RNA sequence: GCCGGAGUAGCACAACGGUAGUGCAGUCGAUUUGUAAUCGAAAGGUUGGGGGUUCGAUUCCCUUCUCCGGCACCA
Repeated sequence: GCCGGAGUAGCACAACGGUAGUGCAGUCGAUUUGUAAUCGAAAGGUUGGGGGUUCGAUUCCCUUCUCCGGCACCA
């Protein structure tokens, strides 16, 4: 340099055009003499950044950044 993959809540991952969700962690409550475990509830997101298409974009297109892999180059 070329090609491909990934980037979504604190962490691990879903959702693949139509209100962004699950588990764990954290918070509050129930239970317990108390803790753990268990159960319940609420909260937590500029979907890496920017632009485009669309009535509508996490999803499709372009660009850019970071990470991973492959190929090439390396007097």
A computed fold for a 75-nucleotide RNA from Micavibrio sp., annotated as transfer RNA.
Rfam family: tRNA. By type it is a transfer RNA.
The RNAcentral record of the sequence draws on ENA.
The source organism's lineage runs through Bacteria, Pseudomonadati, Bdellovibrionota, Bdellovibrionia and Micavibrio.
Its mean pLDDT, the model's own confidence on a scale to 100, is 82.